[in-house]
RNA sequence: GUCCAAUCACGAGUGGCGCGAGGGACCUGGCCCGAUGACCGCCCGGCAACCCCGGCAGCCCCGGAAGGUGCCACAGCCAGGACCGAUUGGAG
Numbered sequence: 001g002u003c004c005a006a007u008c009a010c011g012a013g014u015g016g017c018g019c020g021a022g023g024g025a026c027c028u029g030g031c032c033c034g035a036u037g038a039c040c041g042c043c044c045g046g047c048a049a050c051c052c053c054g055g056c057a058g059c060c061c062c063g064g065a066a067g068g069u070g071c072c073a074c075a076g077c078c079a080g081g082a083c084c085g086a087u088u089g090g091a092g
Base pairs, nucleotide, nucleotide: 002091003090004089005088006087007086008085013044015043016042017041018040022033023032024031026081027080028079029078030077045072046071047070050068051067052064053063054062055061076084
């Protein structure tokens, strides 16, 4: 990268260090964030519960959170668009 399934209006940072100009996926329009340092990277902290652990005859139910991911401005920021995208698990 391809295919399948599920989820995407809940929740969680005024933290530290580094970097230095764009960023909120893409197009158009809008609305926001950003030199009072955004985005991004690392550390720390946290949220959640896909995998996972336990319960149950069993589960799409209940509990847990050590480990693997994920996530922690705004509804996936909003509307329209398109072989839309992202995350998790599985298949080959």
Predicted 3D model of a 92-nucleotide RNA (SAM riboswitch aptamer (S box leader)) from Tepidiforma sp. Taxonomically the source falls in Tepidiforma (Bacteria, Bacillati, Tepidiformales, Tepidiformaceae). The sequence was found by an Rfam model in a public genome assembly. The prediction has a mean pLDDT of 87.